[in-house]
Molecule: c-di-GMP-I riboswitch aptamer
Organism: Gemmatimonadota bacterium
RNA sequence: CGCUGCUCAGAGCAAACCCGUCGAAAGACGGCGACGCAGAGCUACGGGGCUAACGCGGUUGCACGCCGCCAUGUCCGCCGGGCCGCCAGC
Numbered sequence: 001c002g003c004u005g006c007u008c009a010g011a012g013c014a015a016a017c018c019c020g021u022c023g024a025a026a027g028a029c030g031g032c033g034a035c036g037c038a039g040a041g042c043u044a045c046g047g048g049g050c051u052a053a054c055g056c057g058g059u060u061g062c063a064c065g066c067c068g069c070c071a072u073g074u075c076c077g078c079c080g081g082g083c084c085g086c087c088a089g090c
Base pairs, nucleotide, nucleotide: 002090003089004088005087012037013036018031019030020029021028022027035077041083042082043081045080046079047078048075049074050073055069056068057067058066059065
């Protein structure tokens, strides 16, 4: 340096539920809590998922409401890429 995660050590992260705050929502953050994770560290770059406030269209005499479309919102614990990194084995 490359590959691998069978073995060792010391650490690390924290799903769901519940509570609080923020948000239109998806979701995020904090607390609690461990389902799991060898990158469950960072990055929305490609694909994909979720949401649809604003906007546009439809319905309506108008408005409200409802329906459809839309990411500028969100997810890196969906897959891939990029960056950085611990231990061990080969």